[in-house]
Context: one part of a larger RNA
Formats: sequence, structure tokens, C1' cells
RNA sequence: UGACGGGGGCCCGCACAAGCAGCGGAGCAUGUGGCUUAAUUCGACGCAACGCGAAGAACCUUACCAAGGCUUGACAUACACCGGAAACUGGUAGAGAUAUCAGCCCCCUUGUGGUCGGUGUACAGGUGGUGCAUGGUUGUCGUCAGCUCGUGUCGUGAGAUGUUGGGUUAAGUCCCGCAACGAGCGCAACCCUUGUUCUGUGUUGCCAGCGAGUAAUGUCGGGGACUCACAGGAGACUGCCGGGGUCAACUCGGAGGAAGGUGGGGACGACGUCAAAUCAUCAUGCCCCUUAUGUCUUGGGCUGCACACGUGCUACAAUGGCCGGUACAAAGGGCUGCGAUGCCGCGAGGCGGAGCGAAUCCCAAAAAGCCGGUCUCAGUUCGGAUUGGGGUCUGCAACUCGACCCCAUGAAGUUGGAGUUGCUAGUAAUCGCAGAUCAGCAUGCUGCGGUGAAUACGUUCCCGGGCCUUGUACA
Repeated sequence: UGACGGGGGCCCGCACAAGCAGCGGAGCAUGUGGCUUAAUUCGACGCAACGCGAAGAACCUUACCAAGGCUUGACAUACACCGGAAACUGGUAGAGAUAUCAGCCCCCUUGUGGUCGGUGUACAGGUGGUGCAUGGUUGUCGUCAGCUCGUGUCGUGAGAUGUUGGGUUAAGUCCCGCAACGAGCGCAACCCUUGUUCUGUGUUGCCAGCGAGUAAUGUCGGGGACUCACAGGAGACUGCCGGGGUCAACUCGGAGGAAGGUGGGGACGACGUCAAAUCAUCAUGCCCCUUAUGUCUUGGGCUGCACACGUGCUACAAUGGCCGGUACAAAGGGCUGCGAUGCCGCGAGGCGGAGCGAAUCCCAAAAAGCCGGUCUCAGUUCGGAUUGGGGUCUGCAACUCGACCCCAUGAAGUUGGAGUUGCUAGUAAUCGCAGAUCAGCAUGCUGCGGUGAAUACGUUCCCGGGCCUUGUACA
């Protein structure tokens, strides 16, 4: 100087407390461990691995296994020599890769050409090893308020001072004081979005007033008022008033205001810590393989199942289930696409094809809600697992191993031990919608809106963190 203490002081955080909803019990989904296996590819392991890499494993992907092939190679560059197009279509053999036969047989600058095949040589190739050789990227403490430097001063020196102290703040934020005076990286602000208003512009958006028309609809003429869209401004600064305070910083209350003291949300992550993660995104040193640890193919596996754990979904019901009617979003996506009206089917879906490269058309029905009816506390008209049968769709192909529909079946489950998680407001809870990936496949993920709470006395305690101080046989 740090680190540590079941030392002290001050302070903060959904850290506790106060509340609400969960998890832990059940069934299923998904990830992991374990076991199994020819293979169940690899990585990730307290917080900070475990719906994680994977924004989507039937083939492909794919890295794993079995079997069958190739060896200048599936891919790149160069040189030498030889040869012809190469592809494509069809036949035959084969699981296919591939082999073989036939058809078709190029361009011009006519050559040492392009392009392709063969032979040979340099070389290719490796998701093989090492993240403890590395770059880059990322997590974490933590959006915590810290981490440092120059000059000066003090100390023999390591170092100290500044950065401590008194106040204050979300903040090393600001004020005052002070052997310090300044400065940098962080904080804040500048950026995006949302909340109010003004101006401009009105099409594909809107429709108050005027007119036309319809069974009905901004449908038409028209209009720019309104909504909305897109640009550009204004607005919030403790600016004003009062109390407190060192006539300070600041804080408490009030006015005005759409908004008040950082208005809400996001992006943004200091010096560093964990030899943290990644050689399987990529790049890369060294080591290793080179008729194989490279590469092609078919099939299988990554989906196995005595079990254990994590994360979710669905429930156990009446604030509910079922049936009928009826209302209101936002944000997205669409040409190898979204696909309306109509017809067929109980349905998944099929036939068909209007319109739309989209403020125009479509996906699209929002759902919870509201109004009626029914069920009456039961393993039930709760719950839907499992299983049998029949279908639909995508796709060469749904056996291993897809999703969905219909009929039948109708398991566990009556609120879950010890323990444990999230959340302070348009939040929790609850309800649906969209998107990426994607042929198909979502209870996951990322967004979007609808309905919309309870509680916070307080900081004694648990956890984590900041500052000062003290002890130490620790570095």
C1' cells in the first nucleotide's frame, strides 16, 4: 500500500422487511448429468453452465457411427505433357457415390488460346490438439462511482498528499474548507424513442361542413377542419414564490404547466478482476494426420432411458368450463410471396384465382371483455396425458423421427415438505397478436399492444457493493 475480520462508523441496492404472483408436488415440453449405445458429435459447469452456442437435427445440416468408394483430391494457384468439349438427356449395373453405352456435340483472336478431362510435380485439405502460446469478440463484479496523471509539497524509502474533512447528490454531483494547484478516463449532457403543442405538406391516410349515390360501406365530387403520417421548431432550466440551510451547494412545500426536479424507456459499460468463455464464427503461432484425423455416398445416430437436476407449458376449476351473439389494438411480414369474395369438406384442408412489390391488396379471427343460456362442487360438462382407428399438409422421402384435424379413449392432478425465485407502475399478474429461423415443424426467443393491481413502517437482521477508520503471525 492492499486484502481480510462472526472490528467500528456513515451510506446504497427488490438486499431484507411490507405485499402480489410463482417454483419445489402432478402430466407434458425442453436443456443437462448419469446410464446405455456401433455412434448416442463437440463446446458451456456456483453466482456469470443447464428453452445456453442451436434465429428451428426426417435427408441435407453433421462435425459422430457402420458399410461402400476416391487419393493432386469436394475446393485454390502455378507449371509440364497428352487428349477432347464440358455439361445435359435417355438406357443398363449399383443402396448410392460411381461406372458404362447411346444421343447431343461449343466460342473465336485457329493458338503453346479460353473451357474441360487425364498423367506428373509443387501443394491442397483437417469442426485434429493446445483459449495455460495468441488476436478479435463476449460474460462478470456493475451503470457500481470509482481509476489515474503532471507539477508542487512531505517522507531515507516503499509511498503519502491531491481523492481526506464539513455539508450535499443518483453520481469523485456540486459547494465550503484545506500544501496543494490543475488535468485525463469514467458520472452527467450531447444520440434514439415516448409524453404536449405549433408550422409546413396532404396520398394510398382522414371526413367536420356542402353535394351525389347505395341494401350497406369515404363509395364518388370535393375539403385540410379533425385523426394520422412525415419533416422542422417550441417546451423543463430548481426558471418563479415561500420555509430550511454557512446570504453556499442543496433540500422541503407551492404556483403555473401535457410533463418537475435525471419526466419514462433505450443505446452507451472507466482502470481493472476471474491464466473466466470461445482454436467449432473468423484469424493465427507451435504440434499432429497426409491411399487419411482429408474427401464423396447410402443408411443409422445427435430423438436412445432404472434415474437425478435446471428452465418452461398445461392444470387441479364456479373470479370457472361449455354454447350462441357482439365490441375495441399495436407492431410486423408478403412475388420461389401474401392470397380475398365464392364453392366443396364436421375439420385439418382442397378447388379456384380477384387484388397487392403494398398508409391502397392480403396475412387478419385479435383474445381476455360485454350480453344471454347451461353446468352446481363431483375426479365432474374440471383436467387433458396416454392409447386405438381414420385422415390433411409440406417434402425425393414422415418407419426409426414432422406438424395438424376428426372419432373414440379419458391417466396423474383437489394449490404442492424443507427450501427458493421474480417484481416498486402502465410495473407484477393476466390476455391475445406478429416476426426472425424456416419446404415443413415453437410451450423457446425477440418484439407488440389490451385489461390492470397490492405494498414499502423502516434499515435491527440475511446477501452484494461504496467511503472513512481500526487490528493483523496474510501478500
Predicted 3D model of a 475-nucleotide part of an RNA (small-subunit ribosomal RNA, 3' major domain) from Kitasatospora arboriphila. Taxonomically the source falls in Kitasatospora (Bacteria, Bacillati, Actinomycetes, Streptomycetaceae). RNAcentral holds the full RNA, with entries from ENA and SILVA.